[in-house]
RNA sequence: GGAGCAACUUCUGGAGAGUUCGUUCAAACGACGCCGAAGGAUUCACAAUCUCAGGCAACCGGACAGAAGACAUAAC
Numbered sequence: 001g002g003a004g005c006a007a008c009u010u011c012u013g014g015a016g017a018g019u020u021c022g023u024u025c026a027a028a029c030g031a032c033g034c035c036g037a038a039g040g041a042u043u044c045a046c047a048a049u050c051u052c053a054g055g056c057a058a059c060c061g062g063a064c065a066g067a068a069g070a071c072a073u074a075a076c
Stems, first nucleotide, its partner, number of pairs: 001076001008069006018032001020031004033056003039052001040050003
């Protein structure tokens, strides 16, 4: 002088599919139906498929994308 990739943290955006019925104080539980963008499985890989878990008003979650921070008085 001094990073990048990956990964980590924060902020922002973030789809799909019933708040159908019953119980119930209830957004909880159960039944049936449904979704694929946490994860997982099938596959040489991708695509595709499955739906175990997860999800189907809101909250939460959410692949992915953008920005910043830290790692870094570091590596070199």
RNAcentral holds the sequence, with entries from Rfam and Ribocentre. A computed fold for a 76-nucleotide RNA from Paraliobacillus sp. PM-2, annotated as Glycine riboswitch aptamer. The same sequence occurs in records of 2 taxa. The coordinates come from a structure-prediction model, not an experiment, and the mean pLDDT is 78. NCBI's taxonomy places the organism under Bacteria, Bacillati, Caryophanales, Bacillaceae, Paraliobacillus.